[in-house]
RNA sequence: GAAGCUGGCUAGACAGUCGCCGCCUAGUGAUGGGGGGAGGAAAGUCCGGGCUGCACAGAGCGAGAUGACGGCUAACGGCCGUACGUUGAAAGCCUAGGUAACUGGGUAUAAGGCGCGGAAUAGGGCCACAGAGACGAGCGUAUUAAGUUACGGUGAAACGCGGUAACCUCCAUCUGCAGCAAGACCAAAUAGGCUGGCAUUGACGUGGCUCGCGUUGCCAGCGGGUAGGUUGCUUGAGCGUGCAAGUAAUUGUACGCCUAGAUGAAUGACUGUCAGCCUUAGCAAUAAGGCCUACAGAACCCGGCUUAUCGGCCAGCUUCACUU
Numbered sequence: 001g002a003a004g005c006u007g008g009c010u011a012g013a014c015a016g017u018c019g020c021c022g023c024c025u026a027g028u029g030a031u032g033g034g035g036g037g038a039g040g041a042a043a044g045u046c047c048g049g050g051c052u053g054c055a056c057a058g059a060g061c062g063a064g065a066u067g068a069c070g071g072c073u074a075a076c077g078g079c080c081g082u083a084c085g086u087u088g089a090a091a092g093c094c095u096a097g098g099u100a101a102c103u104g105g106g107u108a109u110a111a112g113g114c115g116c117g118g119a120a121u122a123g124g125g126c127c128a129c130a131g132a133g134a135c136g137a138g139c140g141u142a143u144u145a146a147g148u149u150a151c152g153g154u155g156a157a158a159c160g161c162g163g164u165a166a167c168c169u170c171c172a173u174c175u176g177c178a179g180c181a182a183g184a185c186c187a188a189a190u191a192g193g194c195u196g197g198c199a200u201u202g203a204c205g206u207g208g209c210u211c212g213c214g215u216u217g218c219c220a221g222c223g224g225g226u227a228g229g230u231u232g233c234u235u236g237a238g239c240g241u242g243c244a245a246g247u248a249a250u251u252g253u254a255c256g257c258c259u260a261g262a263u264g265a266a267u268g269a270c271u272g273u274c275a276g277c278c279u280u281a282g283c284a285a286u287a288a289g290g291c292c293u294a295c296a297g298a299a300c301c302c303g304g305c306u307u308a309u310c311g312g313c314c315a316g317c318u319u320c321a322c323u324u
Base pairs, nucleotide, nucleotide: 001320002319003318004317005316006315007314008313009312010311012274013273014272015271016270017269018268020037021036023034024033025032026031039295043306044305046304047303048302049301050300051179052178053177054176058211059210060209061208063175064174065173066172067171068082069081070080071079072078084115085114086113087112092107093106094105095104096103097102118170119169123168124167125164126163127162139152140151141150142149183231184230185229186228193222194221195220196219197218198217202216203215204214205213238257239256240255241254242253243252244251245250276291277290278289279288280287281286
């Protein structure tokens, strides 16, 4: 320097003017002052939880999920490490074309990427083409009392212990359900209306069935009223920095920080300066012009995975070439 990769950071900053939302504060009020306000994925709703309700609390069946070993975590189908398998460039080698340069193909491996990964003698299902036949089979030749024995052909595999379990299944481990439109409180209004059915031997009770437990009414249809407000709602398995332990994921400890809570849904617009990037000119200093663009917008919160994506920066790994 080139090629192939992995991880991390960022997603403009400051000031002014006007506008929007929420908090604190002064004021009778108008209004004033101070601080704050959308992401790395907020997305998908795919996993795991916190939290709320059923419920005071179960057992079994069934159903579902995971699957090498070890570790981390609140937990996980996540992460880290170690094996195994597979994939994976340049160079070298082989080869085809070519006068040559070169182009195409094949071959091994590094970093890295990926892995539906226990059991095929518990049982069942399935196995293209070729072949008589793919697990009760039996074509041709020879042989035998006898498909009894031997050889041959097709095929990856044929006289049987072949392959396949992101086919059923078996084994081990795990799993209550529903969800903030969960719930709680306040206010208001109406018709605690009508009809039908079941009824303690019944019915109902947050996925299905059975048992157990609890309650004493329950179910369906027609019709009427309300759908307003407060809360849940943001201090968290939180974030940042240093040190220590560990291969790492991560854990412990000390110090520091508080960073949206809207409710038809706020978080914006303009101007200037600076930083960064791009283009042109220039030996350079520099000058001029352009750009905050892509993917995209919180709605109870958190840990992951997956998908989309403009530009910039940093660190590291593998191989090759050149120089010292």